[in-house]
RNA sequence: AGGCUCCGCAGGCAAACCCGCCGAAAGGCGGGGACGCAAAGCCACCGGUCUAAAGCGAGGAGCCAUGACAGCGGGGUUGCCAGC
Numbered sequence: 001a002g003g004c005u006c007c008g009c010a011g012g013c014a015a016a017c018c019c020g021c022c023g024a025a026a027g028g029c030g031g032g033g034a035c036g037c038a039a040a041g042c043c044a045c046c047g048g049u050c051u052a053a054a055g056c057g058a059g060g061a062g063c064c065a066u067g068a069c070a071g072c073g074g075g076g077u078u079g080c081c082a083g084c
Base pairs, nucleotide, nucleotide: 003084004083012037013036017032018031019030020029021028022027035071041077042076043075045074046073047072048069049068050067055063056062
C1' cells in the first nucleotide's frame, strides 16, 4: 500500500414518531429520538420506486419529470481501525 473480515477498541451515522421551517406534493432542513447500518460518508451515471404543480386531455378518467428517494439495487469516489 492492497485484500479479507465483525473477533474487537475508540467512536460514527440516525429509521419510525414528535415539534418548527421550506415545498403543490413526493420530500428536504433544524431540534428531539433510536429501527437499524462496516461505508446508513459523498455522487442522480444505469435500473427501480415516489410525487404530479405547470402542461396535455373534454373543465372527465387519466397521462406526464424538468421534481424527489444515496436507509431500493448496481456503479463511481473517499475514509477509520483490532486481526489475518

A computed fold for an 84-nucleotide RNA from a Gammaproteobacteria bacterium, annotated as c-di-GMP-I riboswitch aptamer. The sequence was found by an Rfam model in a public genome assembly.